Lysine riboswitch aptamer from uncultured Acetatifactor sp., 165 nucleotides, folded computationally. The source organism's lineage runs through Bacteria, Bacillati, Bacillota, Clostridia and Acetatifactor. It matches the Rfam family "Lysine riboswitch aptamer". Gene Ontology term of the family: lysine biosynthetic process. Its mean pLDDT, the model's own confidence on a scale to 100, is 77. The RNAcentral record of the sequence draws on MGnify.
RNA sequence: GAUAGAGGUUGCGUGUUUCAAGAGUAGGUUAUCUGAUGCAGCAGGUGCAGAGGAGGAUGACACAAAAGGGGAAGACGCCGAAAGUCCGAAUAUCCUGCGGGUUCGGUCUUGGGCAUAUGAUUAAGAGUCAUAUGACUGUCAUCUGGAAGCAGAUGGGGCGCUAUC
Repeated sequence: GAUAGAGGUUGCGUGUUUCAAGAGUAGGUUAUCUGAUGCAGCAGGUGCAGAGGAGGAUGACACAAAAGGGGAAGACGCCGAAAGUCCGAAUAUCCUGCGGGUUCGGUCUUGGGCAUAUGAUUAAGAGUCAUAUGACUGUCAUCUGGAAGCAGAUGGGGCGCUAUC
């Protein structure tokens, strides 16, 4: 340098089917009251609509949703699998600016999952992400014990570890 592997059946990621939840919510129709603004996350502008009633509130009716996210099953791709901060580019919106979303590229960080706390996101005590703490687990190094299998202590990280050439 090349090739092949291991961590776990709660390893990681992407689709499909189904279920719960979102939610009797948003929205629709209609009635009453109020009365000047409303229109894509915010601001400005343009345009459109509006006392022939904008928007808001309340009641009734019809069985009136969806997205992201989650559980289960199975399939596929894998072991920096993947995730996140920052930077750059592209993309969707009437225009501009800011912010957010999606995709791609680059730098840096993180061995892995779990629990708890805080913060963000979210309908959400679910989940995800970040930080901190805790034990568990995998691997390597050093030391100790043991004939060995192995056990204990300390420490490190995936550009790592093991095997073969």